[in-house]
């Protein structure tokens, strides 16, 4: 530098343009227990990498920038 993949919760990731953005783990509270752990219930936590565009409607499509990985030079 070119091409391709990826960027969504603290971490690992899902999410076919359509009502409210989700799961597991982690965290907190409560229940249970002599205590811890385990288990169960509930809860907190998100500018969906930044900006712009298309659309009635964008995490999703298009353009651009940034970061990261792979391959080639």
């Nucleotide at each position: 530098u070119a091409u391709g993949g990826g960027g969504u919760a603290g971490c690992u990731c899902a999410g076919u343009g359509g009502c409210u953005a989700g799961a597991g783990c982690a965290c907190a509270a409560c229940a249970c227990u002599a205590u811890u752990a385990a288990u169960g219930u509930u809860g907190g936590g998100g500018u969906c990498a930044g900006g712009g565009g298309u659309u009635c409607g964008a995490g999703u499509c298009c353009c651009u920038u940034c970061c990261u990985c792979a391959u080639g030079g």
Predicted 3D model of a 73-nucleotide RNA (transfer RNA) from a Candidatus Peribacteria bacterium. Its Rfam family is "tRNA". About the family: Transfer RNA (tRNA) molecules are approximately 80 nucleotides in length.